[in-house]
Context: one part of a larger RNA
Molecule: large-subunit ribosomal RNA, domain II
Organism: Pyrinomonadaceae bacterium
């Protein structure tokens, strides 16, 4: 993992509240405890007590009133018409109790249980191969006035030194469902000592003991372990068992030692009431200062014109003066800029009315029961953020959440569209018709050559379609090829040179000419050279410049092999723009069927004559999580009633049937088993399992 059985909203309460049944009402009702009795039962006695019939006051207290108060005042709560309660069952829900069921880390106990690991301590034993060094202190010599001193030998000190046993764990591999719940092998420290081991003994849990690491204290220690208090508490997490039918949410506001919790509120459901009050659209009034737009106010803020004032410069002992390309008020003029400016000012929206239309489980009161107070995407208005985030915070529509189904290759939120069932029956939506893959290789005109289509900007470009302007041009124009392209001149300056072509100046320089500039570039050191403008000549029809748009070109760079969903497409199946045809969904429509609703409508049937219940027709309605309501299946037991069963009971196994599910077959069959079953009306529950890292057992 998987099979089997077990497994979670119970149960007290003379405790509340609200429905619903039922009893009796201005009352209602007994507890205890006792009697009888057909005895888990039941009839009766029992009024003590509790609920209601009267409020008000803090309270004496007064009383249809009272209370504050000086108040015959005003106010507060109450009286009045209109006035119900109680008592007992049943169902929801709430309080207390463990209170749906499993879960803590933890917390107390004069409660126990451990020092056989292990910490330290007592008494008492035991154990340390082999080697090395060689303190003191003697001796003997040597010195000293005497010491000190020196030197040989001796002697055997030391938390001395190497290194087994030993004890201990540095390092490195292995080993990690090990040979082991801490080891194996290398490697290493200590090894006479604050050494090491045995046996007895001692210290208990906020306590021990600790060369101190929160370490040990029996494989557990920042407070052992066992039992109890205990079902501790968990605003956490999981899980919480059958069917069907009907509405159907929130993810906000307010408040919280509040923020993943709860509470009112608003949103949902369910009963009961009000009986048109609700919403949209039309109509008619109505506030407003956003968009936008402007400068009149408050500011910002560029050029100019005007130049108070003020700098700087000059004159000047001072007074004062001139002057300016500098700052620069005010006024003008021209063009702006603003959530916290406004001389203005829409579109929506908003708020009133009553009148037609649409609409609806519409809306308003009370009351049960709620669930939710993590939202979230996308569009549009915004604020923070960078005119960033699947960002963060508002507002407004929808969606998702809770929506299934077609599209978009795939994809909660994007486009179509709201799915009660059935049907091998149409028509459509978005989006599609070459193949994959249903359905046009459909028609008309156009465009693109980039596979553009199937990413993207500033910028760039004789790419190609449209549309306009303008210049040249049969007096021969664009392009090309063929000649010309001169002379004063090397124009003045400058300069080592400067001749058309480093720079500077002047330019309508002059002349010849068809025509040629004091010279477009290349080129020299400077000349020279080629070449340009300009000009004839050959040719012979167009040509050169701008602007506006279509569709296209580059710009275009991501780490494993690419791609438009693929194939594949230029003879489009690619753009654009019309037209026609089809496909295409749980949408629409046919036909059939279920269930529900309605102030529709017909039968029947009952009826206390208000009505109710049945079928049938009409016409809506039926997606659905949290939640709310409704209505059944079936389990186990009891009570009542008809019943099966050794001529085969439950159970099992095939079969076969029935109903909207659950789930049934007492309209069944055949095997199997061997002794008990069960229909109908009621009753009561240890009442329904796939889920909890659920328990317990097998596989």
């Nucleotide at each position: 993992u998987c099979c089997g059985g077990c497994g979670a909203g119970u149960u007290g309460c003379u405790g509340g509240u609200c429905a619903c049944g039922c009893g009796c009402g201005a009352g209602g009702u007994u507890a205890a405890g006792g009697u009888c009795u057909u005895c888990a039962g039941g009839a009766c006695c029992g009024g003590a007590g509790c609920c209601g019939c009267a409020g008000c006051g803090a309270a004496a207290g007064c009383g249809a009133g009272u209370c504050u108060g000086a108040a015959c005042a005003g106010g507060g709560c109450g009286u009045u018409u209109a006035g119900a309660g109680u008592g007992c069952g049943u169902g929801g829900c709430c309080g207390c109790a463990g209170a749906c069921c499993c879960g803590a880390a933890a917390c107390c106990g004069a409660a126990g249980c451990g020092a056989u690991c292990u910490a330290c301590c007592c008494a008492u034993g035991g154990c340390c191969a082999g080697g090395c060094u060689g303190a003191a202190g003697c001796u003997g010599g040597g010195g000293u006035a005497a010491c000190a001193c020196c030197u040989a030998g001796u002697g055997g000190a030391g938390g001395g030194c190497c290194g087994a046993a030993c004890c201990c764990g540095u390092u490195u591999c292995u080993g990690u469902u090990g040979a082991a719940a801490a080891a194996g092998a290398u490697u290493g420290g200590g090894a006479u000592g604050a050494g090491c081991c045995g046996u007895g003994g001692g210290u208990a849990g906020g306590g021990g003991u600790g060369a101190a690491a929160g370490g040990c204290c029996a494989a557990u220690c920042a407070a052992g372990c066992u039992c109890g208090g205990a079902g501790a508490u968990a605003g956490c997490u999981g899980g919480u068992u059958c069917u069907c039918c009907c509405c159907g949410a929130a993810a906000a506001c307010u408040a919280u030692u509040g923020a993943g919790g709860u509470a009112g509120u608003g949103c949902c459901u369910c009963g009961g009431g009000g009986c048109a009050u609700g919403u949209g659209a039309g109509c008619g009034g109505g506030a407003g200062g956003u968009a936008g737009a402007g400068c009149a106010c408050u500011g910002g803020a560029a050029g100019g014109a005007c130049g108070c004032g003020g700098g700087g410069c000059c004159c000047c002992a001072c007074c004062g003066g001139g002057u300016u390309a500098c700052c620069a008020a005010c006024u003008c003029c021209u063009a702006c800029c603003a959530a916290a400016c406004u001389c203005c000012g829409a579109a929506u929206g908003c708020c009133c009315g009553g009148c037609u239309c649409a609409u609806g489980g519409a809306c308003c009161c009370c009351g049960g029961g709620a669930g939710a107070c993590a939202g979230c995407a996308u569009a549009c208005g915004c604020g923070c953020g960078a005119u960033a985030a699947u960002g963060u915070g508002c507002g407004u529509a929808u969606a998702c959440g809770a929506g299934a189904g077609g599209g978009a290759a795939a994809g909660a939120a994007c486009c179509c569209a709201g799915a009660c069932c059935g049907u091998c029956g149409g028509c459509u939506a978005a989006g599609g018709u070459c193949c994959c893959g249903a359905a046009g290789u459909a028609c008309a005109g156009u465009c693109u050559c980039a596979g553009u289509g199937a990413g993207a900007a500033a910028g760039g470009a004789u790419g190609u379609g449209g549309g306009c302007g303008u210049g040249c041009c049969g007096u021969g124009a664009c392009a090309a090829c063929c000649g010309g392209g001169a002379g004063g001149u090397u124009g003045g300056c400058u300069u080592a040179g400067a001749a058309g072509c480093a720079g500077c100046c002047a330019u309508g320089c002059c002349u010849u000419g068809a025509a040629a500039g004091a010279g477009u570039g290349c080129g020299u050191a400077a000349u020279a050279g080629c070449u340009c403008a300009c000009c004839g000549g050959u040719c012979a029809a167009g040509u050169g410049c701008g602007c506006c748009u279509g569709c296209g070109c580059c710009g275009a760079u991501a780490a494993u092999g690419g791609u438009c969903g693929g194939g594949a497409c230029u003879c489009a199946a690619g753009a654009c723009u019309g037209u026609c045809a089809c496909c295409g969904a749980a949408g629409c429509c046919a036909c059939g069927g279920a269930u529900u609703c309605g102030a529709c409508u017909c039968a029947c049937u009952c009826u206390a004559c208000g009505g109710a219940g049945u079928g049938g027709g009409c016409g809506g309605a039926u997606g659905g999580u949290a939640g709310g309501g409704g209505a059944g299946c079936g389990u186990u037991c009891u009570g009542g009633u008809a019943g099966c069963g050794g001529a085969g009971a439950a159970g099992c196994g095939g079969c076969g049937g029935u109903g909207g599910a659950a789930a049934c077959c007492u309209u069944g069959c055949c095997g199997u088993g061997g002794a008990g079953c069960g229909g109908c009306c009621a009753g009561a529950a240890g009442u329904g399992a796939g889920g909890a890292u659920g328990c317990c057992g097998g596989a």